Record summary:
This is a predicted structure of a 98-nucleotide RNA (c-di-GMP-I riboswitch aptamer) from a Bacillota bacterium. The model forms 95% of the base pairs in the Rfam consensus. It matches the Rfam family "c-di-GMP-I riboswitch aptamer". Gene Ontology term of the family: cyclic-di-GMP binding.
RNA sequence: GACCGAUAAAGGCAAACCAUCCGAAAGGUUGGGACGCAAAGCCGUGGGUCUAACGUCCGCUAAAAUAUGCCGCGGACCAAGAUUGCCAGGUUACCGAA
Repeated sequence: GACCGAUAAAGGCAAACCAUCCGAAAGGUUGGGACGCAAAGCCGUGGGUCUAACGUCCGCUAAAAUAUGCCGCGGACCAAGAUUGCCAGGUUACCGAA
């Protein structure tokens, strides 16, 4: 120095849940709180996963027969949204037993 990671030492982060604010939602902020974490530091770059506002399409709306656009309501698809505490990649870093 590289790998590696102790029931070591010093310190660090903070799941669920609660409150709060932001957001259409997924999710996030701040405070409390600790399930866990050796990169659970940083970068959404690739894959996965979550959501589906916008958009596209379909149905309803729709009437005495036929036809029927916008708006509205419902459904399907869709990431440009989200997640790094799902995996990979990039990058930086504390400690030192085996």